[in-house]
Source information: The RNA shown here (Glycine riboswitch aptamer) has 104 nucleotides and comes from a Rhodospirillaceae bacterium. It was read from a public genome assembly, where an Rfam model found it. NCBI's taxonomy places the organism under Bacteria, Pseudomonadati, Pseudomonadota, Alphaproteobacteria, Rhodospirillaceae.

RNA sequence: AAGCCAUUGCGGGAGAGUUCGGUUUUGACAGCUAAAUGUCAUAUAUCGACGCCGAAGGAGCAACCGCCCCGGAAUCUCUCAGGCACCCGGACCGCAAAUGGCGA
Numbered sequence: 001a002a003g004c005c006a007u008u009g010c011g012g013g014a015g016a017g018u019u020c021g022g023u024u025u026u027g028a029c030a031g032c033u034a035a036a037u038g039u040c041a042u043a044u045a046u047c048g049a050c051g052c053c054g055a056a057g058g059a060g061c062a063a064c065c066g067c068c069c070c071g072g073a074a075u076c077u078c079u080c081a082g083g084c085a086c087c088c089g090g091a092c093c094g095c096a097a098a099u100g101g102c103g104a
Base pairs, nucleotide, nucleotide: 003102004101005100006099007098008096009095010094011093012092017050019049020048021047022046023045026041027040028039029038030037051084052083053082057080058078059077060076064072065071066070
């Protein structure tokens, strides 16, 4: 130096109820002097119920690997968490330049 690893940027990126009920916001109708109240619709948020998904994170077993006392270990498994229209997120993959480390 090539190259490898990490960080950052850009791009790609799956699965599963936009299920049911309540509350909240707004609107319409009824009532009506007005209001209370009732019905329907409704953005977002939230609570509960049941069903489901796995690719943030987490946990478990283990092929395998190592410096073999012990340790590292998944896209497998579990769903605590997270998620189930869109958005966001998203393991992982690719590209690019810079920084740091290894290479030494």